RNA sequence: ACGCCUAUAGCUCAAUGGCAGAGCGACUGUCUUAUACACAGUUGACGGGGGUCCGAUUCCCUCUAGGCGUA
Numbered sequence: 001a002c003g004c005c006u007a008u009a010g011c012u013c014a015a016u017g018g019c020a021g022a023g024c025g026a027c028u029g030u031c032u033u034a035u036a037c038a039c040a041g042u043u044g045a046c047g048g049g050g051g052u053c054c055g056a057u058u059c060c061c062u063c064u065a066g067g068c069g070u071a
Base pairs, nucleotide, nucleotide: 001070002069003068004067005066006065007064010024011023012022013021018054025043026042027041028040029039030038047063048062049061050060051059
């Protein structure tokens, strides 16, 4: 320099263009002398910008960050 891939919650990952979810975590309550376990509840996210569309996490362009390959 060129090509390809990835970016969603604190972490690991889902999600046919039509309500953004799960597990773990954190917090609160019940239980316990206390902790843990268990149960109930709460918390919290679509990398930035633009476009297409009635509607975008999803499709297109661009930027940013990371990774892989070729030279």

This is a predicted structure of a 71-nucleotide RNA (transfer RNA) from a bacterium. The prediction has a mean pLDDT of 83. Rfam family: tRNA. It is annotated as a transfer RNA.